Transfer RNA from a Microbacteriaceae bacterium, 88 nucleotides, folded computationally. The prediction has a mean pLDDT of 80.
């Protein structure tokens, strides 16, 4: 340098333009259950703005574009990561 892939919650991790804070799971948190843990079960769990407070708005690595709608398609930039060349 040239050619691919990936980037989603605390963490791995699923995902057909329209059911999307968005699947399963791990950790976490509150029950049940035990004499009391462990296990099992059951419910909760992204973040951030604003708002007395119900609530409303943003949010899938960053901008921006398509489009009635975008985690999906399209550009660009970041970061990782494979192969491939260069130089030592």
């Nucleotide at each position: 340098g040239g050619a691919g892939a990936a980037u989603u919650c605390g963490c791995c991790u699923a995902g057909u333009g329209g059911c999307c804070u968005a699947u399963g799971g791990c950790g976490c948190c509150a029950g049940c259950u035990u004499g009391g843990a462990a296990a099992g079960u059951u419910g909760g769990u992204u973040g951030g703005g604003u708002g007395c407070a119900a609530g409303c708005c943003c949010u899938c690595a960053u901008g921006g574009g398509u489009u009635c709608g975008a985690a999906u398609c399209c550009c660009a930039u970041a970061u990782u990561c494979u192969c491939c060349g260069c130089c030592a």
Its Rfam family is "tRNA". Rfam links the family to the GO term triplet codon-amino acid adaptor activity. From the family's description: Transfer RNA (tRNA) molecules are approximately 80 nucleotides in length.